A computed fold for a 269-nucleotide part of an RNA from a Gammaproteobacteria bacterium, annotated as large-subunit ribosomal RNA, domain VI.
Model confidence (mean pLDDT): 88 of 100.
Context: one part of a larger RNA
RNA sequence: CGCAGGAGACUUGAGAAGGCCUGUCCCCAGUACGAGAGGACCGGGACGGACGAACCUCUGGUGUGCCAGUUGUCCCGCCAGGGGCACGGCUGGUUGGCUACGUUCGGAACAGAUAACCGCUGAAAGCAUCUAAGCGGGAAACUGGCUUCAAGACAAGGUCUCCAACACCCCCACGGGGGUGUGAAGGCCCCCCGCAGACGACGGGGUUGAUAGGCCGGAGAUGCAAGCACCGCAAGGUGUUCAGUCGACCGGUACUAACAAGCCGAACA
Numbered sequence: 001c002g003c004a005g006g007a008g009a010c011u012u013g014a015g016a017a018g019g020c021c022u023g024u025c026c027c028c029a030g031u032a033c034g035a036g037a038g039g040a041c042c043g044g045g046a047c048g049g050a051c052g053a054a055c056c057u058c059u060g061g062u063g064u065g066c067c068a069g070u071u072g073u074c075c076c077g078c079c080a081g082g083g084g085c086a087c088g089g090c091u092g093g094u095u096g097g098c099u100a101c102g103u104u105c106g107g108a109a110c111a112g113a114u115a116a117c118c119g120c121u122g123a124a125a126g127c128a129u130c131u132a133a134g135c136g137g138g139a140a141a142c143u144g145g146c147u148u149c150a151a152g153a154c155a156a157g158g159u160c161u162c163c164a165a166c167a168c169c170c171c172c173a174c175g176g177g178g179g180u181g182u183g184a185a186g187g188c189c190c191c192c193c194g195c196a197g198a199c200g201a202c203g204g205g206g207u208u209g210a211u212a213g214g215c216c217g218g219a220g221a222u223g224c225a226a227g228c229a230c231c232g233c234a235a236g237g238u239g240u241u242c243a244g245u246c247g248a249c250c251g252g253u254a255c256u257a258a259c260a261a262g263c264c265g266a267a268c269a
């Protein structure tokens, strides 16, 4: 820009893409077959490999603004307690998120039409013949079936809902036509955000509000703070203390910030 008014939702599916793998063992059955050695078809079941998708309950990884321990040094006047720097200084753990080494699931079943091939009936050609008429069977391939995208599918589809006339002026000559103002539904901008994201986009929220931060509670992490008391010459230990501290998680609460304003958008109803 188009989809012959505009808008908000929800859809149909032409078409396109993805997927399509395979092993071992068991039963049937030591049966059929075979002198024996050996050893099935058909059908059913179990467990795997690789590949793929989703997810984070579990097991792990990561976790640079979480907690603790600890070395050297500088600083906060000193003690104590802390802070900076040293690869996050090093070390031990670790919520959310993201992840695989973790978990779950997938390949199909089934149907249609077929290939090679196997048939039935059957003439031409009194026989024969799967073929000439006619009718069956038959593959991981084909068409559906499963998953995803999808109406720019210009053949531009469908359904539901919402929005659209008042005032004035001009022309016409009673049917109406034109102009100006107002600016509908709705959208955008702006702002607060998101497990959405390179930016756009997408999704949520904007006071008639829990969108983010703060605060409160909970979960969870760390692992028992500081101060004080006691014990010990001391290093240190014990008690107060399952303490103290704390990112992302789950709730609550208008304290802070989503304020204020602007723009686009209309009449063959």
Base pairs, nucleotide, nucleotide: 001152005163006162007161008160009159010158011157015149016148017147018146021049022048023047024046025045026044027043033038051106052105053104054103055102059100060099061098062097066093067092068091069090070089071086072085073084074083075082076081110144111143112142117137118136119135120134165182166181167180168179169178170177171176186264187263188262190206191205192204193203194202211257212256213255214253215252216251217250218249220246221245222244227240228239229238230237231236